[in-house]
RNA sequence: UAUUGAAAAAGCCAAACUUUCCGUGAGGUGAGGACGGAAAGCCACAGGACUCUAAUCUAGAGUUGGCUGGGCCACCAAU
Numbered sequence: 001u002a003u004u005g006a007a008a009a010a011g012c013c014a015a016a017c018u019u020u021c022c023g024u025g026a027g028g029u030g031a032g033g034a035c036g037g038a039a040a041g042c043c044a045c046a047g048g049a050c051u052c053u054a055a056u057c058u059a060g061a062g063u064u065g066g067c068u069g070g071g072c073c074a075c076c077a078a079u
Base pairs, nucleotide, nucleotide: 002079003078004077005076012037013036017032018031019030021028022027035066041072042071043070045069046068047067048064049063050062051061052060053059
């Protein structure tokens, strides 16, 4: 450096739900909580799903990375 893996060790994140605040909304922030995760770290580039606004045609804006693909960085062990 590459590949594989979570068996071990050190750790890390945190679903649903409850609560606080923000948002028209999807949803997001903080706290509790732990379903799970070997990238459940980061990035909306492509697709999907969802929300809002228009609608004559069509589209635009936004959300979702714990939906899929992709890009970047990365602990430990083995080869």
Molecule: c-di-GMP-I riboswitch aptamer
Organism: uncultured Sulfurovum sp.